[in-house]
Context: one part of a larger RNA
RNA sequence: GGCGUAUGGGGAAUGCCUAGGCUCUCAGAGGCGAUGAAGGACGUGAUAAGCUGCGAAAAGUUGCGGGGAUUGGCACAUACAAAUUGAUCCGCAAAUAUCCGAAUGGGGCAACCCACUAUGUUGAAGACAUAGUACCUAGCAAUAGGAGCAAACCCAGGGAACUGAAACAUCUAAGUACCUGGAGGAGAAGAAAACAAAAGUGAUUCCGUAAGUAGCGGCGAGCGAACGCGGAUUAGCCCAAACCAGUCUUGUUACGGCAAGAUUGGGGUUGUAGGACCACGCUGUUGAUUGUGUGAUGAAUUAGAAUCUGUUGGAAAUCAGAACCGUAGAGGGUGAUAGUCCCGUAUAAGUAAAGAGCAAUAAUCAUAGUGGUAUCCUGAGUAGUGCGGGACACGUGUAAUCCUGUAUGAAUUUGCCGGGACCAUCCGGUAAGGCUAAAUACUCCUGAGAGACCGAUAGUGAACUAGUACCGUGAGGGAAAGGUGAAAAGAACCGUGAAUAACGGAGUGAAAUAGAUCCUGAAACCAUACGCUU
Numbered sequence: 001g002g003c004g005u006a007u008g009g010g011g012a013a014u015g016c017c018u019a020g021g022c023u024c025u026c027a028g029a030g031g032c033g034a035u036g037a038a039g040g041a042c043g044u045g046a047u048a049a050g051c052u053g054c055g056a057a058a059a060g061u062u063g064c065g066g067g068g069a070u071u072g073g074c075a076c077a078u079a080c081a082a083a084u085u086g087a088u089c090c091g092c093a094a095a096u097a098u099c100c101g102a103a104u105g106g107g108g109c110a111a112c113c114c115a116c117u118a119u120g121u122u123g124a125a126g127a128c129a130u131a132g133u134a135c136c137u138a139g140c141a142a143u144a145g146g147a148g149c150a151a152a153c154c155c156a157g158g159g160a161a162c163u164g165a166a167a168c169a170u171c172u173a174a175g176u177a178c179c180u181g182g183a184g185g186a187g188a189a190g191a192a193a194a195c196a197a198a199a200g201u202g203a204u205u206c207c208g209u210a211a212g213u214a215g216c217g218g219c220g221a222g223c224g225a226a227c228g229c230g231g232a233u234u235a236g237c238c239c240a241a242a243c244c245a246g247u248c249u250u251g252u253u254a255c256g257g258c259a260a261g262a263u264u265g266g267g268g269u270u271g272u273a274g275g276a277c278c279a280c281g282c283u284g285u286u287g288a289u290u291g292u293g294u295g296a297u298g299a300a301u302u303a304g305a306a307u308c309u310g311u312u313g314g315a316a317a318u319c320a321g322a323a324c325c326g327u328a329g330a331g332g333g334u335g336a337u338a339g340u341c342c343c344g345u346a347u348a349a350g351u352a353a354a355g356a357g358c359a360a361u362a363a364u365c366a367u368a369g370u371g372g373u374a375u376c377c378u379g380a381g382u383a384g385u386g387c388g389g390g391a392c393a394c395g396u397g398u399a400a401u402c403c404u405g406u407a408u409g410a411a412u413u414u415g416c417c418g419g420g421a422c423c424a425u426c427c428g429g430u431a432a433g434g435c436u437a438a439a440u441a442c443u444c445c446u447g448a449g450a451g452a453c454c455g456a457u458a459g460u461g462a463a464c465u466a467g468u469a470c471c472g473u474g475a476g477g478g479a480a481a482g483g484u485g486a487a488a489a490g491a492a493c494c495g496u497g498a499a500u501a502a503c504g505g506a507g508u509g510a511a512a513u514a515g516a517u518c519c520u521g522a523a524a525c526c527a528u529a530c531g532c533u534u
Stems, first nucleotide, its partner, number of pairs: 001533009015519001016483002020454002022451007029443002031149002039100003042055003046078001050074002061094006070082003105114003115133007135146004153184001154182005164171001168218001194201002205232005215223002236435003239379001243266010271413001273378004277372004286366007293358002297354001301349003307322004323340002325329001331343003384408008394420001415430005470477002490518001493505004
């Protein structure tokens, strides 16, 4: 020096654990804000740096309800207090709520500076206190509304590129990402100028299928329906106009009116065309809202069954024996594994505000028929057309259909549109006004529950004072870090020592090689002892 064995140091893997995450299900909630939000700054405790709570009334104040013995948050110490005259705590309702922030009296380098008006403290100046003083929209005004924030979902206006096509230009990616505006608990769409095909369906939305079909496509890459069928859920309505009446204005007048326009009310709303108008009939049916009554439910909460002995052990819930309850053998805790020890669980009860539903009644509002057909009405710079684009699965194509920048421009129910060029027949419908629940999408958030999800290099970046420390001028980037023990019983006292270091005794404990760098404690690496060997 090497190898081996043993014992240690070092180190943190591994095992076990979970306080935190992840993904869902059901139910709720789906907004907050000028009555000042979201988010912050600064304060606030006997001692107080951080987190949490709160706001100069500051870990809190008041009332009511619950509850019944401890309490002064995390946070374990000391001091001082509070509480059965009911505290702490829980629920509901209030009070207070500095300064910044939409920030709103003006300004500003956010949390700061400086004003004006009225009133008061004054008789005056100054200072102070209280209240008010921004902008936009509507309105004559009084006044009312708006703004800003917020995870996704929804609608609209704009709108890429990488990429793919094995290059690339049409194409694709994709109407995606992103930007802007707007709305709601959903939003959008929606009661046929729809589909279909000789038979029929009957608003919209969503799911399955049809179907990777028909098609589109440098017919490349790729894109990609609909009819029909099966389901979810179902709901239909209101205007404009004709006509009638009132009011006002204008024109005209022979002062009786007439006409036009504006406005208000009635009327009326469709394809088997309907309505106005004329005639007949009738005050009926159904429904909605509000008020009164009743009322399931509903905050904190209450009751809630049943086990003992022995054994091993530090400890019993283990094991052995003998019992009991069960509408409760979900789960958690307790010194190891507990239906019967504790909290609970099944079940039952109670309850303020609120209140689904139900019944009757009252008020208000909405809602209907038959026949006739001369006349009137039934959405105009609209439909359509030319040119240029866009949307439709459909890239201009045989290209219908929808939207419209530009130029034009009808018809009026014997009308008009569609049925994928176009024409005829036939069939379907009635555009150019509007509203509409449900079935559908999502989850920042609350409650309950689940998992062939993770278990501290995992699972959120974050199990811990984490968007913290730290880095960056900034936008922004962004960690590490869990475990003594059942209980601190956290090692009195003695000794060595310079020592409040460290160690040796002693003591606690089941265990101290569980001693606070604390469960287990692998390997690398270091050392000591012994053996073999060069």